Annotation:
The part of an RNA shown here (small-subunit ribosomal RNA, 5' domain) has 485 nucleotides and comes from an uncultured bacterium. Model confidence (mean pLDDT): 85 of 100. Its Rfam family is "Bacterial small subunit ribosomal RNA". Its family is annotated with structural constituent of ribosome and ribosome in the Gene Ontology.

[in-house]
Context: one part of a larger RNA
RNA sequence: GCGUGAACGCUGGCGGCAUGGCUAAAACAUGCAAGUCGAGCGCGAAAGUCCCUUCGGGGGCGAGUAGAGCGGCGAAAGGACUAGUAAUGCGUUUCUAUGUACCCCAUGGUCGGGGAUAGCCCGGGGAAACCCGGAUUAAUACCCGACGCCCUCUUCGGAGGAAAGAUUUAUCGCCAUGGGAGCAGGGAACGUCCUAUCAGGUGGUUGGUGAGGUAAUAGCUCACCAAGCCUUAGACGGGUAGCGGGUGUGAGAGCAUGACCCGCAGUAUCGGAACUGAGACACUGCCCGGACUCCUACGGGAGGCUGCAGUAACGAAUAUUCCGCAAUGCACGAAAGUGUGACGGAGCAAUGCCGCGUGCAGGAUGAAUCCCCUCGGGGUGUAAACUGCUGUCAGUGACUAGAAAAAAAAUGAUCAGUCGCAAAGGAAGGACCGGCUAAUCUCGUGCCAGCAGCCGCGGUAAUACGAGAGGUCCGAGCGUUACGC
Numbered sequence: 001g002c003g004u005g006a007a008c009g010c011u012g013g014c015g016g017c018a019u020g021g022c023u024a025a026a027a028c029a030u031g032c033a034a035g036u037c038g039a040g041c042g043c044g045a046a047a048g049u050c051c052c053u054u055c056g057g058g059g060g061c062g063a064g065u066a067g068a069g070c071g072g073c074g075a076a077a078g079g080a081c082u083a084g085u086a087a088u089g090c091g092u093u094u095c096u097a098u099g100u101a102c103c104c105c106a107u108g109g110u111c112g113g114g115g116a117u118a119g120c121c122c123g124g125g126g127a128a129a130c131c132c133g134g135a136u137u138a139a140u141a142c143c144c145g146a147c148g149c150c151c152u153c154u155u156c157g158g159a160g161g162a163a164a165g166a167u168u169u170a171u172c173g174c175c176a177u178g179g180g181a182g183c184a185g186g187g188a189a190c191g192u193c194c195u196a197u198c199a200g201g202u203g204g205u206u207g208g209u210g211a212g213g214u215a216a217u218a219g220c221u222c223a224c225c226a227a228g229c230c231u232u233a234g235a236c237g238g239g240u241a242g243c244g245g246g247u248g249u250g251a252g253a254g255c256a257u258g259a260c261c262c263g264c265a266g267u268a269u270c271g272g273a274a275c276u277g278a279g280a281c282a283c284u285g286c287c288c289g290g291a292c293u294c295c296u297a298c299g300g301g302a303g304g305c306u307g308c309a310g311u312a313a314c315g316a317a318u319a320u321u322c323c324g325c326a327a328u329g330c331a332c333g334a335a336a337g338u339g340u341g342a343c344g345g346a347g348c349a350a351u352g353c354c355g356c357g358u359g360c361a362g363g364a365u366g367a368a369u370c371c372c373c374u375c376g377g378g379g380u381g382u383a384a385a386c387u388g389c390u391g392u393c394a395g396u397g398a399c400u401a402g403a404a405a406a407a408a409a410a411u412g413a414u415c416a417g418u419c420g421c422a423a424a425g426g427a428a429g430g431a432c433c434g435g436c437u438a439a440u441c442u443c444g445u446g447c448c449a450g451c452a453g454c455c456g457c458g459g460u461a462a463u464a465c466g467a468g469a470g471g472u473c474c475g476a477g478c479g480u481u482a483c484g485c
Base pairs, nucleotide, nucleotide: 001485002484003483004482006481007480008479009478010477013356014355015354016353017352018351019349020348021314027311028310030309031308032307035073036072037071040070041069043067048061049060050059051058052057080267081266082265089192090191091190092189093188094187095186096185098184099183100182103180104179105178106177107176108175109174110173111145112144113143114142121134122133123132124131125130150161151160152159153158165172166171167170193239194238195237200230201229202228205227206226207225208224209223210222211221212220242264243263244262245261246257247256248255249254269290270289271288272287292303293302294301295300320346322345323344324343328342329340330339331338332337359389360388361387362386370379371378372377393426395421396420397419398418399417402415403414429474430473431472432471433470434455435454436453440469441468442467443466444465450457451456
């Protein structure tokens, strides 16, 4: 000098665009953050209103609506954080023994049958969470048989293997196989912090054969056999740390760093395990164990904000329990559409960057105040007053062409745009002035009080402390502290 996710002090007008728990991956009240499909399926209310009535009730509309339930797809994405991890990671290059729901292309098929079950109803248990029994019902739920373009196995004879229908009748589905796209799994080489006051480490360890296992290779696992494998080019141990694109600085080499945004990895109260599924060993799924919190009728249950807000705590320190699905995207749906704290916006904060304003012109050998003085005067200073003018921002009124539309129509949470009105009105401070370093005088103080980045000032004329006047630098900021180059 430049920089920062900054903080603190003094001060503070407006707008745009960004950014905002760096500390306790410590604990969390409350609300919301993942649903959707009636064109898969069987059920199926009520309020209200109309009519009838023997006044008990019944019927129509409401409505095949609301609503749960079975079933399908999604919930493995999106969102958060960086604890762990020094290599099962990341980065670059490269290889392949592999998988793939939805999407696209191609070929062939979609026949016949069956038994259940949730819901509803009845009964029972429980404080609750919820559970049990009986009867009964449907399907694109489940099962059996058939055929086999084709696929798998094969001793090449053969053996085994699928399907589901729906509707508005034109489509959407379903099954098998092959291919594609995109995505994913796996391997290798090289690179990737400090420490030798860590020198030896290793027993599934290193390799082989065989088997198991996996979508797939492999000690991935196991049996047997061999005795290897890594290491001063730093193994093993200890410490620290997510990595990269990037970011800061620097002429560069480098050094430092990894907030926001993008890619990858890992994690979801702590530890472990699997289930479902195309995909998870699964943040708002399940099970077991621990700690903690809550409910309880003491028998037993419920929970997981490192999602968005918010609370308390910690800390120098970091925001609203806001609006909307209008846009973009995602899930589901044939669609209409529904959902979405993703996202789009608004709110708060000078936290940063950028832009604008706080007026413009005229106005005295120059008012007053205040300061200095050699008492002559000098400074503040065209500054003010005063005169004329303008109308940015803020204020206020009116209007509607944009963000919004792919055939038309409809659709804006929020923001922007245009034209008037009024009025100089509402808008300047901070640090510094001994040298480095731009900018000095007077008074007070008297090694005191104090200053200070370094050198150093202060002990009676202090340009260095405190104040005033004046000046210098920056300016809605200015300084200080911390950290990096």